[in-house]
RNA sequence: GGGAAAUAGCUCAGUGGUAGAGCGAGUGUCUUGCACACACUAAGUCUCGGGUUCGACUCCUGAUUUUUCC
Numbered sequence: 001g002g003g004a005a006a007u008a009g010c011u012c013a014g015u016g017g018u019a020g021a022g023c024g025a026g027u028g029u030c031u032u033g034c035a036c037a038c039a040c041u042a043a044g045u046c047u048c049g050g051g052u053u054c055g056a057c058u059c060c061u062g063a064u065u066u067u068u069c070c
Base pairs, nucleotide, nucleotide: 001069002068003067004066005065006064009023010022011021012020017054025041026040027039028038029037047063048062049061050060051059
C1' cells in the first nucleotide's frame, strides 16, 4: 500500500420498508430425581461520526479495531 471483516453470551444470516436463526441462559410441562423432548421468555445504541433517501444493518464517505496479501 491492496483486500476482507465488525449484527444477542458464542457461531452466523439478513443486497433500501417491523432486526432473525442455531447453540447457550431462564421458566413451565414431563420424571422419584437428572438428562432428553416439547412449549414459552429474556437478551441488540446492528463498532463510531458524517452524508444520500420519504425511509439505511444494507448505499456513499471518514475514523477505530481485527484479519489477510504484498

A computed fold for a 70-nucleotide RNA from Partenskyella glossopodia, annotated as transfer RNA. The coordinates come from a structure-prediction model, not an experiment, and the mean pLDDT is 82. Its Rfam family is "tRNA". Rfam describes the family as follows. Transfer RNA (tRNA) molecules are approximately 80 nucleotides in length. By type it is a transfer RNA. Its family is annotated with triplet codon-amino acid adaptor activity in the Gene Ontology.